[in-house]
This record gives sequence, structure tokens and C1' cells, in this order.
RNA sequence: GUCUCCAUCGUCUAUCCGGUUAGGACAGCGGCCUCUCACGUCGCUAAGAGCAGUUCGAAUCUGCUUGGAGACG
Repeated sequence: GUCUCCAUCGUCUAUCCGGUUAGGACAGCGGCCUCUCACGUCGCUAAGAGCAGUUCGAAUCUGCUUGGAGACG
């Protein structure tokens, strides 16, 4: 230099062939339970790397950028 893959709640991930309020586990907070804690149970908070384009509508498609991993030279 060329090419390929990856980026989603605090963490790990599902969803990805365009259309529901982006779902789950763990963690956190609160309630119930308990003499208290733990366990259990119920609820709540919390996310699409950035910019632009296409579209009635983009996490999803396209381009560029940023960061990470790899292959070739």
C1' cells in the first nucleotide's frame, strides 16, 4: 500500500436478507420475603463508534472517517 472481518445497555450477547417500545443473562437500584444477610421473586434504570447518502422509513443498505483483529506484498 491492497484486501477481509469486527464495533449494540456497566459487562457478555440476541436482533442484522429495511417496518413492534432494540430483547436476554449478569451487574446496579427499589419492593416483597427473612429477626438480619444470603437465596428466591417482582419491578425499574441503561445501548446501535462518528459523519453523510439512499428510502415514506436505516442498528440493518451505500460512501468516508476513527478504533481493533487478520491475510498478502